[in-house]
RNA sequence: GCUGAAUAAGGGCAAACCCGGUGAAAGCCGGGGACGCAAAGCUACCUAUCUACCGGAUGACUUAUUCAUCCCAUGAUCGAGGGGCCGCCACA
Numbered sequence: 001g002c003u004g005a006a007u008a009a010g011g012g013c014a015a016a017c018c019c020g021g022u023g024a025a026a027g028c029c030g031g032g033g034a035c036g037c038a039a040a041g042c043u044a045c046c047u048a049u050c051u052a053c054c055g056g057a058u059g060a061c062u063u064a065u066u067c068a069u070c071c072c073a074u075g076a077u078c079g080a081g082g083g084g085c086c087g088c089c090a091c092a
Base pairs, nucleotide, nucleotide: 012037013036017032018031019030020029021028022027035079041085042084043083045082046081047080048077049076050075055071056070057069058068059067060066
């Protein structure tokens, strides 16, 4: 001199679960609570997954109707992967 590699400091977020609220549901919001996370910050653009009120198809029963199954995202998940944007410290 080059390469590799930490150790830190200030902090941050908040799983499961419980309580309250909201929604047809998936889920989300608030409070408590910490399993963990160096992007477990934001974004639903691509993929993936979840739900199916409404709608469609089929079937059963039937006075009326109701119920069941399947399909359907415009709903949802970024603590699903990728993409995009932003961000603290850093060999002292």
Molecule: c-di-GMP-I riboswitch aptamer
Organism: Wenzhouxiangellaceae bacterium